A computed fold for a 117-nucleotide RNA from uncultured Methanobrevibacter sp., annotated as FMN riboswitch aptamer (RFN element).
RNA sequence: UUCUCAGGGCGGAGUGAAAUUCUCCACCGGUGGUGAUUUUAAUAUAAGUCCACGAGCACAAUGGUGUUGAUUUGGUGAGAUUCCAAAACCGACGGUGACAGUCCGGAUGGAAGAGAA
Numbered sequence: 001u002u003c004u005c006a007g008g009g010c011g012g013a014g015u016g017a018a019a020u021u022c023u024c025c026a027c028c029g030g031u032g033g034u035g036a037u038u039u040u041a042a043u044a045u046a047a048g049u050c051c052a053c054g055a056g057c058a059c060a061a062u063g064g065u066g067u068u069g070a071u072u073u074g075g076u077g078a079g080a081u082u083c084c085a086a087a088a089c090c091g092a093c094g095g096u097g098a099c100a101g102u103c104c105g106g107a108u109g110g111a112a113g114a115g116a117a
Stems, first nucleotide, its partner, number of pairs: 001117005011025004027101001028091002030053004038044001048089002056067004071087005093105003
């Protein structure tokens, strides 16, 4: 430099004129780092809530700037917000016959980054 890849999830019940949007139960977890599971000769692997970023939103104007969610308790230990156990919590914007992490749309987009040549 070129190419490829790069996000998962509404199932059941209830109310209602109307809800995958409300209520109860259930379901999902991007990228890099850190890291004491496990395994190994080496490699590899391990956090939605820690650190950093991406996406989104606002401004700006092509460099960017700002903004941007959520974890405790117990156990082991020299050491753990990462392991084990338990209980919690969080999730852009616009749309909608009714309020959306899960439906539809911007998006056949963009991108942290990963891989290959």

Of the family's consensus pairs, 97% are formed in the model.